[in-house]
């Protein structure tokens, strides 16, 4: 100089006119309510002074959590989620650092990474044959026929081809994505872990290491892959709704109409009535019945009713949809010093940094920054009529990509014109 990889910041600035809004404070107007009064407590708009006002992703709504609420909110099945090891963190399918795999020449990036010897399924088509596994092609012996060659007088021997029949085989070849462990030697009629030697697996030990792994060593001739984003076994964690949660206040109608459900008996106590026998009021817990709640199912549990009653279910109907609150001080930023490879955790100081509601934060000017177009000029490259780049003046244009908070916080995942800075690979020239 190029090229390639990881991070990170910022995503126009400054001045000036008018304009929105959100908080503190003043100045004064209207107007509701309490209150004998003095006040108190809101609303609703004007004026003014300071002061604040979108993002790296506000976006997907994919996880996780404050929070608020389901009347205590338990176990148990189901059911869902995650899956190498080890730290962080409120948590977490997230980060960080490791481990083995995979992909790159390397920096790095990427992995749905526990279990196939618990059991059940599937691997289509070719193929003999995809698992209680098997012979298409071929190789080896044997027996039988035929035909040649040679030997012998003959009878026959002997060797080769060819068919066909028996028996052995998975080394060779086909098939496929995979084919009974590889590979190289020795045996073998011809093959075979049949036999060794290295690998692969299996397993026992030794050595590092928290561990996932890793590495050595001995035995063993060895369960044929692969798929668990097949089902399924281990391991670990999992209320549920969700700011339209929820709270409070002011109005207002019709504290509604109609249907369904519901079983009581016993004890105890205080009262009452009767000559007694007993009856009859209320209160108390316990059984039992019915219903409601606790995400689904059981079980437990806790309210509520047991009949002029119901926080029960269903149907019709009828009133309000106004206002405050939640609502922004956070697991918060920012700087600094320690610890840690690091993600992160501690200490110190230090700011206060949208809180809208049909929903604000927006418009014009001027300078400068940046970007694009067109044009001229130098200079560089090359495929040397021309093209491409850089600089530099002038003209115009532009604010340019993705893109708007609505309870808030941690993450991931998606989109991204342009500038600029760190750190690491590789290759090329010159010293």
């Nucleotide at each position: 100089g190029a090229a390639g990889u990881g991070g990170g910041u910022u995503g126009g600035a400054u001045g000036g006119u008018c304009g929105c809004u959100g908080g503190a404070g003043g100045c004064g107007a209207u107007u509701g309510g309490c209150u004998c009064a003095c006040g108190c407590c809101g609303a609703u708009g004007g004026c003014u002074u300071c002061u604040g006002g979108a993002g790296g992703a506000a976006a997907g709504u994919c996880c996780g959590g404050g929070c608020a609420c389901c009347g205590c909110a338990g176990g148990a099945c189901a059911g869902g989620a995650u899956g190498c090891u080890g730290g962080c963190u409120a948590a977490c399918g997230g980060c960080c650092a490791g481990a083995c795999c995979c992909g790159g020449a390397a920096a790095c990036g990427g992995g749905a990474u526990g279990g196939a010897a618990a059991g059940u399924g599937c691997c289509a088509c070719a193929g003999a044959a995809a698992a209680u596994a098997u012979a298409c092609c071929g190789c080896c012996g044997g027996a039988g026929a035929a035909c040649g060659a040679c030997c012998g007088c003959a009878a026959g021997g002997c060797c080769g081809u060819u068919c066909c029949c028996c028996g052995g085989u998975a080394a060779g070849g086909g098939u496929g994505a995979a084919a009974u462990g590889g590979c190289g030697a020795g045996g073998u009629a011809a093959g075979a872990g049949c036999u060794c030697a290295c690998c692969g697996c299996a397993u026992u030990c030794c050595u590092g290491g928290c561990g996932a792994c890793a590495g050595g060593a001995g035995u063993g001739g060895c369960a044929g892959g692969g798929c668990a984003a097949a089902c399924c076994c281990c391991a670990u964690c999992c209320g549920g709704u969700g700011c339209a949660a929820g709270a409070c206040c002011a109005a207002a109608u019709a504290g509604g109409a109609u249907g369904a459900c519901c079983a009581g008996g016993a004890u105890u106590u205080g009262g009452g009535c009767g000559c007694a026998a007993g009856c009859c009021c209320a209160a108390a817990g316990a059984c039992c019945c019915g219903g409601a709640g606790c995400g689904g199912u059981c079980c437990g549990c806790u309210c509520c009713g047991g009949a002029a009653g119901g926080c029960u279910c269903a149907u019709c109907g009828g009133g309000u949809a106004g206002g405050u609150c939640g609502c922004u001080c956070g697991a918060g930023g920012c700087g600094g010093c320690g610890g840690g490879u690091a993600a992160c955790c501690g200490c110190c100081g230090u700011c206060c940094c949208a809180g809208a509601u049909g929903g604000a934060u927006g418009a014009c000017c001027a300078u400068c920054c940046c970007g694009a177009g067109c044009g001229a000029u130098u200079g560089g490259a090359c495929c040397c009529u021309g093209u491409c780049c850089a600089a530099u003046c002038g003209c115009c244009c532009g604010a340019g990509a993705c893109a708007g908070a609505a309870c808030c916080c941690g993450g991931c995942u998606u989109a991204u014109a342009g500038a600029c800075c760190c750190a690491c690979u590789u290759c090329c020239c010159c010293u």
Source information:
The RNA shown here (Bacterial RNase P class A) has 431 nucleotides and comes from a Fibrobacterota bacterium. Of the family's consensus pairs, 98% are formed in the model. Lineage of the source: Bacteria > Pseudomonadati > Fibrobacterota. Model confidence (mean pLDDT): 75 of 100. The sequence was found by an Rfam model in a public genome assembly. Its Rfam family is "Bacterial RNase P class A". By type it is a ribozyme.